RNA sequence: GCCGCCAUCGUCUAGUGGCCCAGGACGGUACCUUCUCAAGGUACAAAUCGGGGGUUCGAAUCCCCCUGGCGGUA
Numbered sequence: 001g002c003c004g005c006c007a008u009c010g011u012c013u014a015g016u017g018g019c020c021c022a023g024g025a026c027g028g029u030a031c032c033u034u035c036u037c038a039a040g041g042u043a044c045a046a047a048u049c050g051g052g053g054g055u056u057c058g059a060a061u062c063c064c065c066c067u068g069g070c071g072g073u074a
Stems, first nucleotide, its partner, number of pairs: 001073007010026004018057001028044005050066005
């Protein structure tokens, strides 16, 4: 250089065009329980989906460019 893959709450991840103002686990906060802690229970907060553009009535999802990461190849 060329080819392929990946990027979504603090972390790990689900999602494959409308059922999603994005779900789950861990973690966080509050409360309950306990003499206290841990464990357990309930509730809550937290991602405009790496950036920009395009397609579409509708995009986390399809296309293009860019950025970053990983792998392959001469």
The RNA shown here (transfer RNA) has 74 nucleotides and comes from a Candidatus Gottesmanbacteria bacterium. Its mean pLDDT, the model's own confidence on a scale to 100, is 81. The sequence was found in a public genome assembly. It matches the Rfam family "tRNA". Rfam links the family to the GO term triplet codon-amino acid adaptor activity.